[in-house]
Molecule: transfer RNA
Organism: Candidatus Gottesmanbacteria bacterium
């Protein structure tokens, strides 16, 4: 220098162009309990890596660009 993949709540995932962007897990605030721990309800947290296009409409499609991996020369 090529090519390929991968980026989405603290963390690890999901989300065939279209409703409010979902699940566990943590995390808070109340319920149970003598405490705790488990369990029950609830809530808070991501403008989807940036930026720019297409399109009525983009997390998703194209292009650049930053970063993590691989593979090539």
């Nucleotide at each position: 220098g090529g090519g390929c993949u991968c980026g989405u709540a603290g963390u690890g995932u999901a989300g065939c162009g279209g409703u409010u962007a979902a699940c566990a897990c943590g995390c808070g605030u109340c319920c149970c309990u003598g405490u705790c721990a488990a369990g029950g309800a609830c809530g808070a947290a991501a403008u989807c890596g940036g930026c720019g296009g297409u399109u009525c409409g983009a997390u998703u499609c194209c292009g650049c660009u930053c970063g993590g991996g691989c593979c090539c020369g």